[in-house]
Context: one part of a larger RNA
Molecule: small-subunit ribosomal RNA, 5' domain
Organism: uncultured prokaryote
RNA sequence: AACGAACGCUGGCGGCAUGCUUAGCACAUGCAAGUCGAACGUGAUCCGGGGCUUGCUCCGGUGAAACUGGCGCACGGGUGAGUAACGCGUGGGAAUUUGCCUUGGGGUGGGGGAUAACCGCUGGAAACGGCGGCUAAUACCGCAUACGCCCUGCGGGGGAAAGAUUUAUCGCCCUGGGAGGAGCCCGCGUUGGAUUAGCUUGUUGGUGGGGUAAAGGCCCACCAAGGCAACGAUCCAUAGCUGGUCUGAGAGGAUGAUCAGCCACACUGGGACUGAGACACGGCCCAGACUCCUACGGGAGGCAGCAGUGGGGAAUAUUGGACAAUGGGCGAAAGCCUGAUCCAGCCAUGCCGCGUGAGUGAAGAAGGCCUUAGGGUUGUAAAGCUCUUUCACCCGUGAAGAUGAUGACGGUAGCGGGAGAAGAAGCCCCGGCUAACUCCGUGCCAGCAGCCGCGGUAAUACGGAGGGGGCUAGCGUUGUUC
Numbered sequence: 001a002a003c004g005a006a007c008g009c010u011g012g013c014g015g016c017a018u019g020c021u022u023a024g025c026a027c028a029u030g031c032a033a034g035u036c037g038a039a040c041g042u043g044a045u046c047c048g049g050g051g052c053u054u055g056c057u058c059c060g061g062u063g064a065a066a067c068u069g070g071c072g073c074a075c076g077g078g079u080g081a082g083u084a085a086c087g088c089g090u091g092g093g094a095a096u097u098u099g100c101c102u103u104g105g106g107g108u109g110g111g112g113g114a115u116a117a118c119c120g121c122u123g124g125a126a127a128c129g130g131c132g133g134c135u136a137a138u139a140c141c142g143c144a145u146a147c148g149c150c151c152u153g154c155g156g157g158g159g160a161a162a163g164a165u166u167u168a169u170c171g172c173c174c175u176g177g178g179a180g181g182a183g184c185c186c187g188c189g190u191u192g193g194a195u196u197a198g199c200u201u202g203u204u205g206g207u208g209g210g211g212u213a214a215a216g217g218c219c220c221a222c223c224a225a226g227g228c229a230a231c232g233a234u235c236c237a238u239a240g241c242u243g244g245u246c247u248g249a250g251a252g253g254a255u256g257a258u259c260a261g262c263c264a265c266a267c268u269g270g271g272a273c274u275g276a277g278a279c280a281c282g283g284c285c286c287a288g289a290c291u292c293c294u295a296c297g298g299g300a301g302g303c304a305g306c307a308g309u310g311g312g313g314a315a316u317a318u319u320g321g322a323c324a325a326u327g328g329g330c331g332a333a334a335g336c337c338u339g340a341u342c343c344a345g346c347c348a349u350g351c352c353g354c355g356u357g358a359g360u361g362a363a364g365a366a367g368g369c370c371u372u373a374g375g376g377u378u379g380u381a382a383a384g385c386u387c388u389u390u391c392a393c394c395c396g397u398g399a400a401g402a403u404g405a406u407g408a409c410g411g412u413a414g415c416g417g418g419a420g421a422a423g424a425a426g427c428c429c430c431g432g433c434u435a436a437c438u439c440c441g442u443g444c445c446a447g448c449a450g451c452c453g454c455g456g457u458a459a460u461a462c463g464g465a466g467g468g469g470g471c472u473a474g475c476g477u478u479g480u481u482c
Base pairs, nucleotide, nucleotide: 001481002480003479005478006477007476008475009474012354013353014352015351016350017349019346020312025310026309027308029307030306031305034071035070036069039068046061047060048059049058050057051056052055078265079264080263087190088189089188090187091186092185093184096182097181098180101178102177103176104175105174106173107172108171109143111141112140118133119132120131121130122129123128149158150157151156163170164169165168191237192236193235198228199227200226203225204224205223206222207221208220209219210218240262241261242260243259244255245254246253247252267288268287269286270285271284290301291300292299293298318344320343321342322341326340327338328337329336330335357387358386359385360384367378368377369376370375391423393418394417395416396415397414401409426471427470428469429468430467431452432451433450437466438465439464440463441462447454448453
């Protein structure tokens, strides 16, 4: 000098930031990912009209919930367990992929069979099913066609589509380029230990295959016997990495909260499915531990999302408001969703700003303290007198943030008026280092202490008082780093 701090004493206001560093411990409750009727079938409710048998039926409109289908759910948000590694940083590389977006080329012909919803029957305590029947599509499957596309032995072979409506568009299929994203490889850099010296058999390389979007022992068969290592292999310990942050004149040292980039993880371990993208935090399956429900047959769950609870701890906040802005998903749009985000709440946790009054005032008042008893000091300090009104308070007005509309914040910020010195000062220290001294009490006691050291009868070092010094809404202590 610094801090994501804590503790003690104290505490007026505002702005801007920060706020589980410990148990990757366990979690009640609510919310955090939906959306599209302009893909599709159905259609509760309500409204209007008709028929009447007055509570049913027909027609038209409206269109909830659910189902099929599409896109999203791989983003955003959290955490740092693991990882000493091509994980990260930096600079290169070739054997790849890419939904939505953009820009070119070409196409969108003609058919088919199902199925959920729904209806009926039925199993189960529940979770959830089973059987039969009806039905649509931008769901599914053949056929046709194929500039370019894929395979090829260069003869040939293979492969596509979907429509919707308000008629102007939005889509769909094949294919080339772009942008941005992703996967992969390499050089260099990246903690400590030798009281860890040898390590390795898919191991190292080759041939041929398999697999992948893609190179590759990635995997497999065969062949060879290699590969790494004191320039520290292997093993052990520790640790997410970086931009940065703190310190320092710098070199360096320490560090990796908030913000930003990358990585890894999502109760523990394993696995794949779907998909452009996951081996997927709020998806699936299996195993395990734990918790819950149960009719004992069987089921349900995963806060390292936002709040919140218990626990641990020296210690860290509200079960708040709004989608108004910025951004994201879906949608043609209106819009819906969004604990991302923007705000508000709590905490002197930090930084910054402001205030707690100003001028005058010597009878140097009273009181306190000291005293050589004369006086000195507190001290212009107070009182008194004359003023001012920042902040806070009261009344009124009242934004920007929003290109036309829309403001959670918020009747907030600001502005105008009003009252009244009024509501607002503490903490640590005073032996030397180190700015600041006397008296009383105590008597190696009680105590102090960062180091040196104080205290055993005059203690500037303990405790109190007066006085003084320092900092100030803080001050001191402890911890840690330089």